[in-house]
RNA sequence: UUAAUAGACAUCUAGGGUUCCGGCUGCAUGUGCAGCGCUGGUCCAAGAGUUGUCAACCUCUUCUGAGGUCACACGGCGGGAUAAAAGCCCGGGAGGC
Numbered sequence: 001u002u003a004a005u006a007g008a009c010a011u012c013u014a015g016g017g018u019u020c021c022g023g024c025u026g027c028a029u030g031u032g033c034a035g036c037g038c039u040g041g042u043c044c045a046a047g048a049g050u051u052g053u054c055a056a057c058c059u060c061u062u063c064u065g066a067g068g069u070c071a072c073a074c075g076g077c078g079g080g081a082u083a084a085a086a087g088c089c090c091g092g093g094a095g096g097c
Stems, first nucleotide, its partner, number of pairs: 007054004012049001015044002020041002022038001023036005056069005072092001074095001078090003
């Protein structure tokens, strides 16, 4: 300096709320009802965050394998799901460059 593709799943995190647990308040009084998202645990969670596995692609090859790539990425309003919300989904969409 150069070839080609760029998807799936899992995982954790930023973030998110409130079904369940915990906490706080009130009432009731042995464990229940109502309210408050409240530093929390469970839970949801990234195309443009992490990590891993597979898939895919490229080159070489004695046809069995070996080596390599997996890059880049500004972005609404609005709507939808779930208990609810969100960087979830619509959506690498509209739009912009």
A computed fold for a 97-nucleotide RNA from Vibrio xiamenensis, annotated as Guanidine-I riboswitch aptamer. RNAcentral holds the sequence, with entries from Rfam. It matches the Rfam family "Guanidine-I riboswitch aptamer". About the family: This family represents a conserved RNA structure found upstream of the ykkC and yxkD genes in Bacillus subtilis and related genes in other bacteria. Rfam links the family to the GO term regulation of gene expression.